[in-house]
Context: one part of a larger RNA
RNA sequence: UUCUCUCUAAGGAACUAGGCAAAAUAGCUCUGUAACUUCGGAAGAAAGAGUGCCUCUCUUAUUUUAUAAGAAGGUUGCAAUAACAAGGUUCAAACGACUGUUUAUCAAAAACAUAGGUUUCCGCUAAAUCGUAAGAUGAUGUAUGGAAGCUGACGCCUGCCCAGUGUCGGAAAGUGAAAAUUAUUUGUAAUAUAUAACUAUAUAGAGCUUAUAAUUUAAUCUUCGAUGAACGGCGGCCGUAACUAUAACGGUCCUAAGGUAGCGAAAUUCCUUGUCGGGUAAGUUCCGACCCGCACGAAAGGCGUAACGAUUUGAACACUGUCUCAGAGAGACACUCG
Numbered sequence: 001u002u003c004u005c006u007c008u009a010a011g012g013a014a015c016u017a018g019g020c021a022a023a024a025u026a027g028c029u030c031u032g033u034a035a036c037u038u039c040g041g042a043a044g045a046a047a048g049a050g051u052g053c054c055u056c057u058c059u060u061a062u063u064u065u066a067u068a069a070g071a072a073g074g075u076u077g078c079a080a081u082a083a084c085a086a087g088g089u090u091c092a093a094a095c096g097a098c099u100g101u102u103u104a105u106c107a108a109a110a111a112c113a114u115a116g117g118u119u120u121c122c123g124c125u126a127a128a129u130c131g132u133a134a135g136a137u138g139a140u141g142u143a144u145g146g147a148a149g150c151u152g153a154c155g156c157c158u159g160c161c162c163a164g165u166g167u168c169g170g171a172a173a174g175u176g177a178a179a180a181u182u183a184u185u186u187g188u189a190a191u192a193u194a195u196a197a198c199u200a201u202a203u204a205g206a207g208c209u210u211a212u213a214a215u216u217u218a219a220u221c222u223u224c225g226a227u228g229a230a231c232g233g234c235g236g237c238c239g240u241a242a243c244u245a246u247a248a249c250g251g252u253c254c255u256a257a258g259g260u261a262g263c264g265a266a267a268u269u270c271c272u273u274g275u276c277g278g279g280u281a282a283g284u285u286c287c288g289a290c291c292c293g294c295a296c297g298a299a300a301g302g303c304g305u306a307a308c309g310a311u312u313u314g315a316a317c318a319c320u321g322u323c324u325c326a327g328a329g330a331g332a333c334a335c336u337c338g
Stems, first nucleotide, its partner, number of pairs: 002332007010324002014322001019319001027051005036041001038153001052075004057071005076080001088317007095309002100112002116151007128137003154304004159234003164231002166227005173222002179216006187208002191204005235253005262296001263293001274290005
C1' cells in the first nucleotide's frame, strides 16, 4: 500500500447514473395522530412525554399476605430500553388490485398466477387429452359439472364495421367421389344350335372382365343468412364567419365502417430539452396543464382507484467521511530486523 474496523473541526449530498455505502431511527408505558378510504383501514401515521435506584410514607384493585398499577418524597451519573438486542420518516407520480409464483448457477419484475368477468364446446360409451391398440385421464364426477380461449379485485364503462378470413345455421339451384343400374364396347368362352362327323367348322352366347357414356348421389365449394369479450379494421382533398387567425358549416372522392366515451409529449411523441405553470439561485429528469396522438383508445380491455410492493421515478426532513479534503488510531496481511 491493501483489507476489516473506530473516531473526526467547519459544512451537510456540494459525491454519484442513483444518498450506492455508512450514519441516523429503535424496547416498553402514556398522550396524540392528517389527506384519502372499498369505512376494514391509512396507523407504530406524524408529533411529543416518561423510563434507574431507595422509602418500617400513601392510594387503588380486594379484604391481611402476595402481586400489579399509581401518587408523594429522596437519591447517583454526561447518559437509566445507560451494554446487547432493537422501525428512519414524509410528500407526489408510474405499473400491477392484493397474499402468492418465476429464469437451481448474472434478471424477483411492470412478467406468470389469482379471485372476479366473458365466449365456445360437452347429455355421459360426454366433450377434451394420451396411446398403433387394448386401455387410461376426465370421474368412482354429471351442466351450481367438465374442457378450451381471452380478460384480470373493485368502481364507471366497454362505441361503429359482418366487405375479407373464421365459426354457426339454411336449403331452391349449380358443382360433386367411390358405388350401383342401364346402354354400347374389349378380352375370355360355360353352354346351345347347325353342318360335318376321326380330329373339327360356323352362328348365337349366360357369366366374369376392359373402356366409354348416361342416370341416381354425400360432405365440400359456389350461394343465402347470422355472428366482434371471433381473426381483425375503424379515411382523403378543397372552400367558408365584418381585423387576423380558426372553422360550428358546405362541396367532393373513396370505404364494410371511417376512432365514440375516456385518456393523451404517455413504460406509447420522431421533430423534442414541444409550449405554459410549479418546485430549484440554477431542473434534458419530476409534477400539473395544453393537444399539433410521427404511431392512445375501449376484455391483445379504456379510464379511475383505498390497501399492498426487497418494483420504478421525482421531492423533502432527519442523518451522516458519499463529498469539500483529508487526518488520527486499532487489528489482519505483507515487508524489515531479531

This is a predicted structure of a 338-nucleotide part of an RNA (large-subunit ribosomal RNA, domain IV) from Pterocladiophila hemisphaerica. Taxonomically the source falls in Pterocladiophila (Eukaryota, Florideophyceae, Gracilariales, Pterocladiophilaceae). The prediction has a mean pLDDT of 84. It is recorded under the gene name rnl. The full RNA is in RNAcentral, with records from ENA. Its Rfam family is "Bacterial large subunit ribosomal RNA". Rfam links the family to the GO terms structural constituent of ribosome and ribosome.